Predicted 3D model of a 99-nucleotide RNA (c-di-GMP-I riboswitch aptamer) from Jeotgalibacillus sp. S-D1. It matches the Rfam family "c-di-GMP-I riboswitch aptamer". Its family is annotated with cyclic-di-GMP binding in the Gene Ontology. The organism belongs to Jeotgalibacillus, within Bacteria.
RNA sequence: ACCAGAUAAAGGCAAACCAAUUGAAAAAUUGGGACGCAAAGCUACGGGUCUAAGGCAUAGAGAUAAAAAGAUAGAUGCUAAGAUGGCUGAGCCGCCUGA
Numbered sequence: 001a002c003c004a005g006a007u008a009a010a011g012g013c014a015a016a017c018c019a020a021u022u023g024a025a026a027a028a029u030u031g032g033g034a035c036g037c038a039a040a041g042c043u044a045c046g047g048g049u050c051u052a053a054g055g056c057a058u059a060g061a062g063a064u065a066a067a068a069a070g071a072u073a074g075a076u077g078c079u080a081a082g083a084u085g086g087c088u089g090a091g092c093c094g095c096c097u098g099a
Base pairs, nucleotide, nucleotide: 003098004097005096012037013036017032018031019030020029021028022027035086041092042091043090045089046088047087048084049083050082054079055078056077057076058075
């Protein structure tokens, strides 16, 4: 340096859930908490998954003195520029041990 991780040793991370904060949401951060993890360290480049604020499409009230038209609210669908590295491929970096 490569390779391999053991019912071993040292050190590490922390799911669900709870609280607070942020966010339209997915989710994130902090504290508590441990299901697990040998990269559960980092990066959204490929694939997957989640969300849909905004945008686009569809039909479209009520109100605007009345009617019509148009637009709007709310509804439905599509959409990532959002999220996930603890879904995964890939890239980068790294601790301990040699049973």
About this RNA
The sequence was found by an Rfam model in a public genome assembly. The coordinates come from a structure-prediction model, not an experiment, and the mean pLDDT is 86.